[in-house]
């Protein structure tokens, strides 16, 4: 300097033909226990990286930008 992936909850990561976002773990409360662990139930937590665009509607499509990564020189 160029090419490509990849950015969605606190973490790891899914998802539909574009029709309003989920699952483990983690966290809180509650049942179970003398009591702790597990277990069973419920809850909370998300402007989907930023910005435009096109579309009746974008997390998905289009174009900029920024960062993670790999690969080239």
């Nucleotide at each position: 300097g160029g090419a490509g992936c990849c950015g969605u909850a606190g973490c790891u990561c899914a998802g539909a033909u574009g029709g309003u976002a989920g699952a483990g773990c983690g966290c809180u409360c509650g049942c179970c226990u003398a009591g702790c662990a597990a277990g069973c139930g419920a809850g909370a937590g998300g402007u989907a990286c930023c910005g435009a665009g096109a579309u009746c509607g974008a997390u998905a499509c289009u174009c900029g930008g920024c960062g993670u990564c790999u690969c080239c020189c």